[in-house]
RNA sequence: GGGCCUGUAGUAAAGUGGUAUUACAUCGCAUUCGCAUUGCGGGGGCGGGGGUUCGAUUCCCCCCAGGUCCACCA
Numbered sequence: 001g002g003g004c005c006u007g008u009a010g011u012a013a014a015g016u017g018g019u020a021u022u023a024c025a026u027c028g029c030a031u032u033c034g035c036a037u038u039g040c041g042g043g044g045g046c047g048g049g050g051g052u053u054c055g056a057u058u059c060c061c062c063c064c065a066g067g068u069c070c071a072c073c074a
């Protein structure tokens, strides 16, 4: 330098043009003499920029970060 893969909440994942989902974590309430467990509820997220579209997390381009393979130089 080139090819391919990945990037979604604090963590791990799902989702794929039309309200972004789940588990754990976190906070509150209930339960308990208290703790744990359990139940109910709340907050928090699509790596960045541009394009296409009525509408982009999803499609296209560039960039950034990580992984992997190949090539090049000395």
Stems, first nucleotide, its partner, number of pairs: 001070007010024004018054001026042005047063005

The prediction has a mean pLDDT of 83. The RNA shown here (transfer RNA) has 74 nucleotides and comes from Candidatus Falkowbacteria bacterium RIFOXYA2_FULL_38_12. Lineage of the source: Bacteria > Bacteria candidate phyla > Candidatus Falkowiibacteriota. Its Rfam family is "tRNA". Its family is annotated with triplet codon-amino acid adaptor activity in the Gene Ontology. RNAcentral records the identical sequence in 3 taxa.